RNAcentral holds the sequence, with entries from ENA and SILVA. The RNA shown here (small-subunit ribosomal RNA) has 1405 nucleotides and comes from an uncultured bacterium. Its mean pLDDT, the model's own confidence on a scale to 100, is 83. It matches the Rfam family "Bacterial small subunit ribosomal RNA".
[in-house]
RNA sequence: UCCAGAGCGUAGCAAUACGAUCUGGUGAGAGUGGCGUAAGGGUGAGGAAUACGUGGGUAACCUGCCCUGAAGAUGGGGAUAACCUGCCGAAAGGCGGGCUAAUACCGAAUGUGGUUGCUCCGGGCAUCCGGGGCGGACUGAAGGCGGGGAUUCUUCGGAACCUGUCGCUUCAGGAGGGGCCCGCGUCCCAUCAGCUAGUUGGUGAGGUAACGGCCCACCAAGGCUUACGGGUAGCUGGUCUGAGAGGAUGGUCAGCCACACUGGGACUGAUACACUGCCCAGACUCCUACGGGAGGCUGCAGUCGAGGAUCAUUUGCAAUGGGCGAAAGCCUGACAGUGCGACGCUGCGUGGAGGAUGAAGGCCUUCGGGUUGUAAACUCCUGUCAUUCGGGAACAAGAGCGGGGUGGUGAAUAAUCACUCCGAUUGAUGGUACCGAAAGAGGAAGCCACGGCUAACUCUGUGCCAGCAGCCGCGGUAAUACAGAGGUGGCGAGCGUUGUUCGGAUUUACUGGGCGUAAAGGGUGCGUAGGUGGUCUCGUGUGUCGGAUGUGAAAUCCCACUGCUCAACGGUGGAACUGCAUUCGAAACUACGGGGCUAGAGUACAGGAGAGGAGAGCGGAAUUCUUGGUGUAGCGGUGAAAUGCGUUGAUAUCAAGAAGAACACCGGUGGCGAAGGCGGCUCUCUAGAAUGUUACUGACGCUGAGGCACGAAAGCUGGGGGAGCAAACAGGAUUAGAUACCCUGGUAGUCCCAGCCCUAAACGGUGUACAUUUGUUGUUGGCGGAUUUGACCCCGCCAGUGACGGAGCUAACGCGUUAAAUGUACCGCCUGGGGAGUACGGCCGCAAGGCUAAAACUCAAAGAAAUUGACGGGGGCCCGCACAAGCGGAGGAGCAUGUGGCUUAAUUCGAUGCAACGCGAAGAACCUUACCUGGGCUUGACAUGCAGCUGCAGUCUUGAUGAAAGUCGAGAGGCCUUCGAGGGUGCUGCACAGGUGCUGCAUGGCUGUCGUCAGUUCGUGCCGUGAGGUGUUUGGUUAAGUCCAGCAACGAACGCAACCCUUGUGUUUAGUUGCCACCCCCGAUGAUGAGUCGGGGAGCACUCUAGACAGACUGCCCGUGUAAGCGGGAGGAAGGUGGGGAUGACGUCAAGUCAGUAUGGCCCUUACGCCCAGGGCUGCACACGUGCUACAAUGGGCGGCACAAAGGGUUGCAAUCCCGCGAGGGGGAGCUAAUCCCAAAAAGUCGUUCUCAGUUCGGAUUGGAGUCUGCAACUCGACUCUAUGAAGGCGGAAUCGCUAGUAAUCGCGGAUCAGCAUGCCGCGGUGAAUACGUUCCCGGGCCUUGUACACACCGCCCGUCACACCAUGAGAGCUGACUGUACCAGAAGUCGUUGGGCUAACCUU
Repeated sequence: UCCAGAGCGUAGCAAUACGAUCUGGUGAGAGUGGCGUAAGGGUGAGGAAUACGUGGGUAACCUGCCCUGAAGAUGGGGAUAACCUGCCGAAAGGCGGGCUAAUACCGAAUGUGGUUGCUCCGGGCAUCCGGGGCGGACUGAAGGCGGGGAUUCUUCGGAACCUGUCGCUUCAGGAGGGGCCCGCGUCCCAUCAGCUAGUUGGUGAGGUAACGGCCCACCAAGGCUUACGGGUAGCUGGUCUGAGAGGAUGGUCAGCCACACUGGGACUGAUACACUGCCCAGACUCCUACGGGAGGCUGCAGUCGAGGAUCAUUUGCAAUGGGCGAAAGCCUGACAGUGCGACGCUGCGUGGAGGAUGAAGGCCUUCGGGUUGUAAACUCCUGUCAUUCGGGAACAAGAGCGGGGUGGUGAAUAAUCACUCCGAUUGAUGGUACCGAAAGAGGAAGCCACGGCUAACUCUGUGCCAGCAGCCGCGGUAAUACAGAGGUGGCGAGCGUUGUUCGGAUUUACUGGGCGUAAAGGGUGCGUAGGUGGUCUCGUGUGUCGGAUGUGAAAUCCCACUGCUCAACGGUGGAACUGCAUUCGAAACUACGGGGCUAGAGUACAGGAGAGGAGAGCGGAAUUCUUGGUGUAGCGGUGAAAUGCGUUGAUAUCAAGAAGAACACCGGUGGCGAAGGCGGCUCUCUAGAAUGUUACUGACGCUGAGGCACGAAAGCUGGGGGAGCAAACAGGAUUAGAUACCCUGGUAGUCCCAGCCCUAAACGGUGUACAUUUGUUGUUGGCGGAUUUGACCCCGCCAGUGACGGAGCUAACGCGUUAAAUGUACCGCCUGGGGAGUACGGCCGCAAGGCUAAAACUCAAAGAAAUUGACGGGGGCCCGCACAAGCGGAGGAGCAUGUGGCUUAAUUCGAUGCAACGCGAAGAACCUUACCUGGGCUUGACAUGCAGCUGCAGUCUUGAUGAAAGUCGAGAGGCCUUCGAGGGUGCUGCACAGGUGCUGCAUGGCUGUCGUCAGUUCGUGCCGUGAGGUGUUUGGUUAAGUCCAGCAACGAACGCAACCCUUGUGUUUAGUUGCCACCCCCGAUGAUGAGUCGGGGAGCACUCUAGACAGACUGCCCGUGUAAGCGGGAGGAAGGUGGGGAUGACGUCAAGUCAGUAUGGCCCUUACGCCCAGGGCUGCACACGUGCUACAAUGGGCGGCACAAAGGGUUGCAAUCCCGCGAGGGGGAGCUAAUCCCAAAAAGUCGUUCUCAGUUCGGAUUGGAGUCUGCAACUCGACUCUAUGAAGGCGGAAUCGCUAGUAAUCGCGGAUCAGCAUGCCGCGGUGAAUACGUUCCCGGGCCUUGUACACACCGCCCGUCACACCAUGAGAGCUGACUGUACCAGAAGUCGUUGGGCUAACCUU
């Protein structure tokens, strides 16, 4: 508020309306009381142990609600919320007055019991536990709700009474839960090694549910030791990985813990020191009237911020579960669902079959084709998913309610409880899953990769750019590596990247590694703890082995079966959980205890060896110094010198003396010692080892973290000593410098005593001990045998110390009974290079410094051993005009020529150490010509093809313009023909031509060079894990990898040599154009003699020419040597390759050449192509290379005379003759050449002249005049004549060629070419000197050695400095956080104490 009832009041005639009161009910809100809120849910900050896991203990404990059992519940009292009222405050809130109830609160009674005290019995594990006894003491309670009606009372509502049920009190037990305690397990750092005063224990008291320093007082001085400290972390079941052992991890689910804004605290309660309670402090946020207040999402959603990044302010309590309640029911962001996210797992689809002119398009192409590709189109089908329409679940069983039945309690057919039957009712998801129908291939494929690892390849673009990259590495013009495309490979609703973990990684090695040289043996010994340990026997039962029992939560993993259409997912069962605990057994081994043994170990004894150690004493040689003598000018020192010493007398030499240090010879991979180390002799003290022999002890052994001791040299402290030597230092040299090497001096130090230091390539780069395993040969010590007069030699044993080597080991080198072999025991050490044996910290030290010992950062290696090369101011052997010995040059001058540079419109391009530079170029005035300027052409100067047009070309004449090219014209003449048009030509157009444009680092070919050096390889075999070796090395020999001998090699190939050409000798053949001796003839001359000259014939003898052959082979002799060969000799023209040439192995230099040609790619196409004129390539302050000519008298000038070879010649060489000073001109005999010509050879020789000068040398330069070639000599030719007459007098540093017909010197010819030669290629004439030799310079070959080199010494590589960046350390200090100790202040709160105040129920007065 509403409903019902009762009487009443007001209004009304009444019905009725309104109002107040009472009773009962209902409903909302507040309050009292009970229970819950300590569960569920969230998170992982803290915490390395008050945690967790596992197994135990609690005789040291608690437990609301629940279950079972026993006993009880009598009779009273006083308050207080709410409510009413007053007041304060902005609010939150608060204060006062008045009334009231209870299962709220408080006395009292009752004691079955419980607690406690005493006592008895039993048990155990010490405290104790269980049971019995006793007139001992103490100790409790509450009612609510429903039904009944016999009896009593009544305020007539009911109460007493009976009954059911839910509660209440005490005790005992149970279940489940919790507290506490113990064993074991549980991350990293030792650069945290000592920690601890309530600390450890005891006694007593307190406190707690309970044990306990949990707390307190007193007493004792203990306790712990991966403690203490620091860092990090929730733990587990499990998860990921792995063959396993392990490693990593702890998200979801489950168990435990911890936390709740940060810190502290208690209260209440069965349980909290309490996520959504309280108090205090703090930080933060909010409200405010400025006085004060409020708050805590790490609950579910959601917001903001931060971030590389993580969802809905959803539905429902239908189910499951929880709380309260008698129940209905209420609450429940627990939970059940849905939504979002390809985040994961799983299933499904995006179609199936057929389809070759292998369509089109794309891409590639060797232009043929290939590929995409049955792929598509096309034909025939299917219908999942999605779409539309229709149907349509399971999860639900109940509780309660209505009706019925059976049973319990009960007086009861009330009531109630239990079981049961029937009925109605309850779905968030959801009209969802699922089913059916319809239509149509219709709506549905991407991502990554394609260099190797690693499945998959081409084109284009780019050009060390842009970019890629997990590692190696791609990209600088042909990129399978970047980007795009086509194709291919992989996976597929995903794919790729990033991050993380394990694996691979036996790369921390338990399974399962190592330490000579790769990282790694402690410098050495003694020895503590520890580890480990001979043999026999007995016992125990620690480890060990077996059985049983308990536990090892569930989930997960595995197996079987099963539910969602399958699967993912889920259900049921099994196995497993490798563990822990208890218990019963076994006794070989191990351990422990007892007793023995002697083979390990040790002790005693004997005679020997030794630079073992310590101390004392002694000795000689040498050095230096001092003194004295002799003696005179040097000494000393060096590669050479100087500083230094010396006439004040050095050095040298003699004598005497002093001092200190070290000990020649012996002396030896000999000895001793643990290592460092130890060296004259004697004495004293002292340690150890070996040998031999018995006796004794009886495992006493081995190793050894810490510890202790020793520990070269240098260094340090104090005191001595100090001859020599000698850091530092000084001086002199050397050198660019020389803070060095060399020299002259010289101080610490070196020596002794005492004390430190504590490190070395302290090395056998090899820890110690023991055992086992073929040998040969030295040497030291001891002993034995044999033998001897005695020994030595000899044969054995033990111990030590060397060399070689077997098995075995080793990556190899190597080790190999002295192991680096095979085993055992113990210790130390290693884990990529650098940073770094460094920083910080600690310890030690007087200091110097030592020991211990990181990280950031950085690199893709660092390293070992061996191999092949290359290199070496490594070695050995050998060669070469390589040096040396010689001769001549060049470098200086002038000129020529090439190059660089400069210049220029252009000075075209290339060649660049040797191996570019008189090179391409065997010849630039035009041309060449590629360059520049200017003028022109555009299917083009040249080739091929196609289409169309053209009776046209070529040829000749000619006009205009022009520099020409060209352009624009005119004319003459005019081809063959089968008359179809073809051949040919021109024009137009299309394909194409063309390019000396680029790339020689895309190429072919050719060439240079090492180098005419003697090398380079292969097959088979053998050796080595292999690279590789051997052969090919070695000893000889050669010019030679030439040959011989030997050899695990045997053979072979390319090179060498020979075969080829030429030259040197001879024979033979041939005899013109060559030759002319003999013979004949003619002519000239002569003395018509001889003779000479010329010509002809004859001839082929000679020379010559050019073919064939011979010859030379170390064949012969001597010597030497195995041989090969070498030395000498003979003969011979020639002798050991006779001289010369051609001939160039495998390879190197990205050597040279795209400009000789060829050629891939790129580039240009009315121009980077083609034509033409002119210019340039010739340009000139300069520098270099290669040459010519000289500088003169071995010469220049002039004159006379003599002797070649090899070549060339018909658009050519050209004689005789004439002209010119000459170049040359005129002219033309002869010659297509052994015939004719070029053509004169020159040096030479015989004369003469010049006489040492810038000349009679030299010829540059320039003037003048010419000749020739050519269309044309201006830029820009050659030559001639005349005139002119420069530099230059033999060349600095440095450098080149040449070893015999060579150098030097002299001329001749040819190619190119119209012309032009000091260049080039050839030819002959004259014609030397020197070579001791291989030390040195250069180059090369073979063997060997070292190597950190391998684009290979022009290598590699170190340090400073400069600049930039990164990381780390230190740094006057400043600051924050954490923390220790001492002290100060101190909230709330608990406990206690003291004082004060309040107070109903109880007590006293």